[in-house]
């Protein structure tokens, strides 16, 4: 710091999501120690029970008991004394308004931050002055009596005080009033001098020498305390300016409301209150009004700036079961006070009473969720006291929770046959892994088990010095010794003893670090986005293994951050969201040039403050850290004071260049009202005409013989104004088009006369605003929504045509909207060129005309920089600045709802959310495609010829059938170049199980292997079995063949690795192959262009079969394809001449190259020539080429092969074969016998054979290539109608042989017909192959004699030795279902004008919302499901307002009792909570039903948009 994710790919835009941090957290799994933190964020919901505020006997009057001792006694008690001046509870003073807890209300002078108080209070504390004199009355307690169940009173009696009151005295205190001095900020505030008048007080303890005495004490003395003034210190009350959240879909609020006068009331200003007077205050710089919230320091987070928070600590505020109120007091309207009312909840004798945990703990309840009913006051602080000392859930510890920080451990070296075991594996080994095991240390924490600081300073005792005083008492103050520890079995520190007790969690497609196996099979399941999973999942679930983090890992939730994705810092609006439709104009913002003044903005320096605590740096303390402590820095902040004048403001003065004025042209569908004209059209009369007219792709409907259309003349109406007309002119936009006239509004140019900043921009406000549409009331030719009717079409509520009604037109008057577009807001000023245009003006040529030149305001094209994501824009910016205004923040939900307003109304402006998607979009690329264009090839169509589609076989395939009809392919007589059996893969049965085949091991056997023959059987195979082997060492016999013996092999046999599988996957695969397509294309290399993707180049003009080749050219140059080298073929030549051939020679034969011989010919078959647009002539641009023509065997590539470019089709093949992974192993392997692949209602392909006379039969007869052949071809010759026998010469082939080529030719016979034409079925005889032709071969012969008379829609092949037709070979093969498929020659046409039509193929170009690329995308109703809002008769329920009703408590008044007096009772009246009634605003919830909308697998109709999308 950025990644990911829209797209085929790419730049933007834009949302969305991720990686950091952090939490008072939960939630899953784990869990060894300790330090220092932190812990009811939800129900301000309800509480049991203990504790949380008392203390002063040195203010004051009283005062037990229990026990123990004694002493009486009726023995039941009594008293005394000691407990003890104690316990206690009153009076009184002081706290008790602090500390502690909470955030409900509160958007406030409530906080913060800075002033003010000349408008104010402060007990306790500190300093300083003066005082403290002299009297009275009363009350509790107490006693007695008495009510009540209790609380909790009553009455009578007496008592004390630092309780209460009288009088005295005095100040600087406090009221009137006078003078004077100084200051100031209006009322004043300070100081000094007379006056008058008022207000005070308490005492209590120690100690003591004289004097006095009631013997208590006075008196003096120290402390303490009063009193009253002045200061101070902390500590408050009130005021002020400033800053402090949403919502305008809250815009007007206010009557004590603004001010004044006056009175009350306060510690103090004030409408604080009350009366009477004015009508005023606030408010778009957001008032009222709803919401939401305490609020700071701070905390999180970020580079900042910001955003977000306010839990712990700290400062402030507000509350104390809800409301209300006052009382005491310095302080309170008071958390464990007081009344009053409401709710709850408890006690009750039912009459009446208690009660307030948001204090510490702890309980129920709701909740994801938050502790101990702990220890001490040792410390620190806090009250009360003179003190000791009391109280102190304040704090100090402890406990509980991994909630967070932070530390520390869980060993450390050594160790390699890299044990076992687990995974994985190409089986070789890899990995886990020096990891364990062993070996050798070590000893942190925990455990045990000994020692030992710190928090401890006080104070209290004791002892000493020093101060006060008359004093060596007291009292203060120092110094010394002594005492004081909840935590704490805590901490160090040390011995002991042993690797012992002490890891886990998440992750591993890609963001993101880290991979393999098995499972599973769009199932389970994952998943922050993107997106996994349909059988080889690195995405799910185990395992192993690896990554990360760690006593923790993860998940969720929320914050900021990345987000520049609300943009101050730091963004936008032509098309990606965004310029208002257009003007005027207020408020507001902004504003020329020049002087000198001010200093409000601004800078500059100081001084106040910003509290502490954080944060940030030093140092320092716990062994380190977390944590603490000390200093320092910082706190960008706000006030105050000095001081500077550029810039802004503020007031003045001056200027003319901005604005405007004025005067002189001008130029124009600007607008407004009357009038005027012609053309055309349609109605209407009246001629003339005589049959259609209209309309369309074609038609109909519609008009017309009652005379249309057509025409001529007349008349009538209404609209709308041709040419001129032009990216020409105006106009703010909307918009304005015939001619005239009359009002009128803006604008040009010129002259440079005035005025002197009079500007620019505008929130609201007002006006104008196409078209449609609305009121009223005219008009109404033509046009034409709705409608009607023909068509079209599956439908056709559309397009297309016939009619036609509102409307369109005019007057008044609504509406206010449009793709109201330049999708570009006004206004200035500044930035290249050029080329046009429309209006002025200057100036030149002698004048004009015209043209040059130049200038000002307007319209356009091009275009350099710049700008842009491109596209584009570009002085008319979308450049570069300044001013002001509108507007945007992801798709959809929706410009919808609600609510406000406007409006007749239709509907407009304003405008959300729930909720659901991971994208929606913009430019641009490249491809694909379009019922877009234009160029082009091709038996693609057209021109011909011959078929297919009808028929009958036949072969293939679907279909059905079947035990089985065996698989595959269906670019289709294909795998299959040959299913009777075998093939064979299927089916039935019937056997084998190391196996029909292969390797290796271990045993055994080795008269074993192998076997004829015989039993069973359909065979396989299951028995039996005469004979009977080989190889190869060693040893014995023997002279040698040979025999015996022992090992071993091969063999076989059992076992056990294994073999087998045509058993799945062609969509895991190699390999071959189809196909587009023999179409011309397909691509790299530098380079140059583009941000990129890409593009040029391969494009243009030619030209060509061809991206052939030429020429231009930001390309140059190469590859892969074409073409061309290669093969037949067609001419020649050269060489060779056997088995080929034979001119000439010779011999021979009934004949034959038959023989000798010859190499001329023809032929073989090697090698070579030959054709290159080379020659000419035309054409073309001069070039490539392109027409014609010589010559030539052959001419423009001569003709035909093989050769197949990047690439598609997840084309085809696991059934050639290889193959990777899955299934099967007494079977899916393997033998075996039969069957089946050959079935047959029927469909579809490809062929044969036909219908016939260009035929067919019969006889005669000629003329070929190219091919095969030893398990084979088979002459001759004989049988036999044939097929084919029988025979066997010859041939491993230019020698034999298959073998007769046929069409045709010659001659004859049918004579148009189901035939002499066809030739299936069918019955009969046969031959041939073969173990066997039943299912299920071909062939002969005899008989038989079907349908078929040229085939509908439709389509098929062919452009020359083609097509058609006519025979021949060969592959496989015993045989053959071949009419198939590969070759071969024989004979041998017909047509191509062309390129507009179908089909396909290339280049260019154009749109596109396709990219799985039109078999594409995609809309919208309608059905089902599910959600979330809305409406909705109403219902319940919260807040709030507000009128009357009733009025507790209390304060104030006020009257009236009573009393010496000051209290006080009672009454009354004003205010007054709550309550009750009525009204009316808001919210939230509910609701029959209603409307849309979002989301859903493959539903339903149709086809609206996306290519000109088929009606742009």
């Nucleotide at each position: 710091a950025g990644g990911g994710u829209u797209u085929g790919a790419u730049c933007c835009u834009g949302g969305c999501u991720c990686a950091g941090a952090g939490c008072g957290a939960a939630c899953g799994c784990u869990g060894g120690c300790g330090g220092c933190g932190u812990g009811g964020u939800u129900u301000a919901g309800g509480c049991a029970u203990g504790c949380a505020a008392g203390u002063c006997g040195a203010g004051c009057g009283c005062g037990a008991a229990a026990g123990c001792g004694g002493a009486c006694u009726u023995c039941g008690g009594u008293c005394c004394g000691c407990g003890a001046g104690u316990a206690g509870a009153g009076c009184g003073g002081c706290g008790a308004a602090a500390g502690g807890g909470u955030g409900a209300g509160u958007a406030a002078c409530g906080u913060a931050u800075a002033g003010g108080u000349a408008a104010c209070c402060u007990a306790c504390c500190c300093u300083c002055g003066a005082c403290c004199c002299u009297g009275g009355u009363a009350u509790a307690g107490c006693g007695c009596c008495u009510g009540g169940a209790a609380a909790c009173g009553g009455g009578c009696g007496g008592u004390a005080a630092u309780c209460c009151c009288g009088g005295a005295u005095u100040g600087u205190c406090c009221c009137g009033g006078a003078g004077g001095c100084a200051g100031g900020a209006a009322u004043c505030u300070g100081c000094c001098u007379g006056c008058g008048g008022g207000u005070a007080a308490a005492g209590a303890u120690g100690g003591g020498g004289a004097u006095c005495u009631u013997c208590g004490g006075a008196c003096c003395u120290a402390u303490c305390g009063g009193u009253u003034g002045a200061g101070g210190a902390g500590g408050g009350g009130c005021c002020u300016a400033u800053g402090c959240c949403c919502c305008a879909u809250c815009a007007g609020c206010u009557u004590g409301u603004u001010g004044g006068u006056a009175a009350g009331g306060u510690a103090a200003c004030g409408g604080c209150u009350u009366a009477c007077c004015a009508a005023g205050g606030c408010a778009u710089u957001g008032a009222c009004g709803g919401g939401u919230a305490g609020c700071c320091g701070g905390a999180c987070u970020g580079a900042g700036a910001g955003g977000u928070u306010g839990g712990c600590c700290g400062g402030u505020c507000a509350c104390a079961c809800u409301g209300g109120g006052a009382c005491u007091g310095a302080g309170a309207c008071a958390c464990u006070g007081c009344c009053c009312a409401g709710a709850c909840u408890c006690c009750u004798a039912c009459g009446g009473g208690a009660g307030g945990c948001u204090g510490c703990a702890g309980u129920c309840g709701a909740g994801a969720a938050u502790c101990u009913u702990c220890c001490g006051c040792a410390a620190u602080g806090g009250g009360c006291g003179a003190a000791a000392g009391c109280c102190u859930g304040a704090c100090g510890g402890a406990g509980c929770g991994a909630c967070g920080c932070c530390g520390c451990g869980u060993g450390g070296a050594g160790g390699a046959u890299g044990a076992a075991g687990g995974c994985c594996u190409u089986c070789g080994g890899g990995u886990u892994g020096c990891a364990a095991a062993c070996u050798c240390c070590u000893g942190u924490c925990a455990c045990g088990g000994g020692u030992u600081a710190a928090g401890a300073a006080u104070g209290g005792c004791a002892a000493g010095g020093c101060g006060c005083u008359a004093a060596u008492a007291u009292c203060g103050c120092c110094u010394u010794g002594u005492u004081u520890g909840a935590c704490g079995a805590a901490g160090g520190c040390u011995c002991g003893a042993g690797a012992g007790g002490a890891a886990g969690u998440c992750a591993c497609g890609g963001c993101u670090a880290a991979c393999u196996c098995u499972g599973u099979g769009c199932c389970a399941g994952c998943a922050g986005c993107c997106g996994c999973g349909g059988u080889a999942a690195u995405a799910c679930a185990g395992a192993g293994g690896u990554g990360g983090c760690a006593a923790g890992c993860g998940u969720u939730g929320c914050u900021c951050g990345g987000a520049a994705u609300u943009a101050c810092u730091g963004g936008g609006c032509a098309u990606a969201a965004a310029g208002g439709g257009c003007g005027u104009c207020u408020a507001g913002g902004c504003g020329g040039a020049u002087c000198g003044g001010u200093a409000a903005g601004u800078c500059g320096g100081c001084u106040g403050u910003g509290a502490a605590a954080g944060c940030c740096c030093u140092c320092g303390g716990c062994u380190c850290a977390a944590c603490c402590g000390a200093g320092g820095a910082a706190g960008u902040g706000c006030a105050a004071c000095c001081g500077a004048a550029a810039c802004u403001g503020c007031a003045g003065g001056u200027c003319u260049u901005g604005a405007g004025g004025a005067c002189g042209a001008g130029a124009g569908g600007g607008g407004a009202g009357a009038g005027u004209g012609g053309a055309a059209c349609u109605c209407c009369u009246g001629g003339u005409g005589g049959a259609g007219c209209g309309g369309u792709g074609a038609a109909a409907u519609g008009c017309g013989u009652a005379g249309a259309u057509a025409u001529c003349a007349g008349g009538a109406g209404g609209a709308a104004c041709g040419c001129c007309g032009g990216u020409g002119g105006c106009g703010a936009a909307a918009g304005c088009g015939a001619c005239u006239c009359u009002c009128u509004g803006g604008c040009u140019c010129g002259u440079u006369u005035c005025u002197g900043a009079c500007g620019c921009u505008g929130a609201a406000g007002c006006g104008c605003g196409a078209a449609a549409g609305c009121u009223a009331g005219g008009g109404g030719a033509g046009c034409g929504a709705a409608c009607g009717g023909g068509a079209u079409u599956a439908g056709a509520u559309a397009c297309c045509c016939c009619g036609g009604u509102a409307g369109u037109c005019c007057u008044a008057g609504c509406c206010g909207u449009a793709a109201a577009c330049g999708a570009u807001g006004g206004g200035c000023a500044c930035u290249a060129a050029g080329c046009a245009g429309u209006g002025g003006c200057g100036u030149u040529u002698u004048c004009g005309a015209u043209g040059g030149c130049g200038u000002c305001a307007c319209u356009g094209c091009c275009g350099c920089a710049g700008c842009u994501a491109a596209u584009g824009u570009g002085u008319u910016a979308a450049g570069u600045g300044c001013c002001c205004c509108g507007c945007c923040u992801g798709g959809g939900g929706a410009g919808u709802a609600c609510g406000g307003u406007c409006g007749c109304a239709a509907g407009g402006c304003u405008g959300a959310a729930a909720c659901u998607c991971a994208a929606a979009g913009g430019a641009a690329u490249u491809g694909a495609c379009g019922g877009g264009g234009g160029c082009u090839c091709a038996c693609a169509c057209a021109a011909g010829c011959g078929g297919u589609g009808g028929a009958g076989c036949a072969c293939g395939u679907g279909g059905u059938u079947u035990a089985a009809u065996u698989c595959g392919a269906u670019a289709a007589g294909c795998g299959a170049a040959g299913a009777a059996c075998c093939u064979u893969a299927c089916c039935u049965g019937g056997g084998c199980u190391u196996g029909a085949c292969a390797u290796g091991u271990a045993c055994g056997u080795g008269g074993u292997a192998g076997g004829a023959g015989c039993u069973g059987g359909a065979a396989a195979c299951a028995g039996u079995g005469a004979c009977a082997a080989c190889c190869u060492u060693u040893c014995u016999c023997g002279u040698a063949a040979g025999a015996g013996a022992a090992g071993g092999g091969a063999g076989c046999g059992u076992a056990c690795a294994c073999a087998g599988g045509u058993g799945c996957u062609g969509c895991a695969u190699g390999g071959c192959u189809g196909u587009c397509g023999u179409c011309a294309g397909c691509u790299c290399g530098u380079g140059u262009c583009g941000u990129g993707g890409g593009a040029c180049g391969u494009c243009a003009g030619g030209u060509u079969a061809a991206g052939u080749c030429c020429u231009g050219u930001a390309a140059c140059g190469a590859g892969c394809g074409c073409a061309a080298c290669c093969c037949c073929u067609a001419c020649c030549g050269u060489u060779a001449g056997u088995u080929g051939c034979c001119a000439g020679c010779a011999c021979g034969u009934u004949a034959u190259g038959g023989u000798g011989g010859g190499g001329a010919c023809u032929c073989u078959a090697a090698c070579g020539g030959a054709a290159c647009u080379g020659c000419c002539g035309g054409u073309g641009a001069a070039u490539a080429g392109c027409c014609g023509g010589a010559g030539g065997a052959g001419g423009g590539a001569g003709g035909g092969g093989a050769c197949g470019a990047c690439g598609u089709c997840a084309a085809g093949u696991c059934a050639g074969u290889a193959u990777g992974g899955c299934c099967c192993u007494u079977a899916u392997g393997u033998c075996c016998a039969g069957g089946g692949c050959g079935a047959c209602a029927c469909a579809c392909g490809u062929g044969c054979u036909a219908c016939a006379a260009u035929g067919g039969g019969u006889g005669a007869u000629a003329c070929a290539g190219a091919g095969g052949g030893u398990c084979g071809c088979g002459a001759a010759a004989c049988c036999g109608c044939a097929a084919g026998g029988u025979g066997a010469a010859g041939c491993c082939a230019a020698u034999c042989u298959c073998a007769g080529a046929a069409a045709g030719u010659c001659a004859u016979c049918c004579u148009c017909a189901g035939u002499u034409c066809g030739g299936a079925u069918u019955g009969g005889g046969g031959u041939c192959u073969g173990c066997a032709a039943c299912u299920c071969g071909a062939c002969c012969c005899c008989a038989u004699g079907a349908a078929g008379u040229u085939g509908g829609a439709a389509u098929c092949g062919c452009u020359a030795g083609u097509a058609a037709u006519c025979g021949u070979g060969g592959g496989u093969c015993a045989g053959c279902c071949a009419u198939a498929c590969c070759a071969c020659g024989g004979u041998g046409a017909a047509u191509a004008c062309g390129u507009a039509c179908u089909c396909g193929g290339g280049g260019c170009u154009u749109g596109u919302a396709c990219a799985c690329a039109c078999c594409g995308c995609c809309c919208g109703u309608c059905a089902c499901a599910c959600c979330a809002g809305c409406c909705g008769a109403g219902u319940g329920g919260g807040g709030g307002a507000u009128g009357c009703u009733c009025g507790a408590a209390g304060u104030c008044g006020u009257u009236u009792c009573g009393u010496u007096u000051c209290a006080g009772g009672a009454g009354c009246g004003c205010c007054g909570a709550a309550a009750g009634u009525g009204u009316c605003c808001u919210u939230c919830a509910u609701g029959a039903g209603g409307g849309g909308g979002g989301u859903g697998a493959a539903g339903u109709c149709g086809u609206a948009a996306c290519a000109a999308g088929g009606u742009a």